Record summary:
SAM riboswitch aptamer (S box leader) from Aquibacillus koreensis, 105 nucleotides, folded computationally. Rfam family: SAM riboswitch aptamer (S box leader). Rfam's curators write: The SAM riboswitch is found upstream of a number of genes which code for proteins involved in methionine or cysteine biosynthesis in Gram-positive bacteria.
[in-house]
RNA sequence: CUCUUAUCACGAGUUGGCUGAGGGAUUUGGCCCUUUGACGCCCGGCAACCGCCCAGAAAUGGGAAUGGUGCUACUUCCAACAGACGUAUGUCUGAAAGAUAAGAG
Numbered sequence: 001c002u003c004u005u006a007u008c009a010c011g012a013g014u015u016g017g018c019u020g021a022g023g024g025a026u027u028u029g030g031c032c033c034u035u036u037g038a039c040g041c042c043c044g045g046c047a048a049c050c051g052c053c054c055a056g057a058a059a060u061g062g063g064a065a066u067g068g069u070g071c072u073a074c075u076u077c078c079a080a081c082a083g084a085c086g087u088a089u090g091u092c093u094g095a096a097a098g099a100u101a102a103g104a105g
Base pairs, nucleotide, nucleotide: 001105002104003103004102005101006100007099008098013043016042017041018040022033023032024031027080028079029078030077044072045071046070049068050067052063053062054061055060076097081094082093083092084091085090
């Protein structure tokens, strides 16, 4: 990098430390966060995918949070493509794209 499967409405510092100007993946449009300190790093925290423990023939259920990750504004911030409904700016569903985990190449 590609493929497969699963998940993406919940949760996590209203006042921790360092840093110092951009950030919310990409493009466009919108809407936001941000010197009252964003993004990032550390600490703390959340969750429980893998792994671990218990029960079970299995499916699966329960548990802990020492390990490998992940996450910690806004639904994956919203829309873009297709469809349904609607007079309608709109609502809903699905896809695409993306993120994360596990596995394979």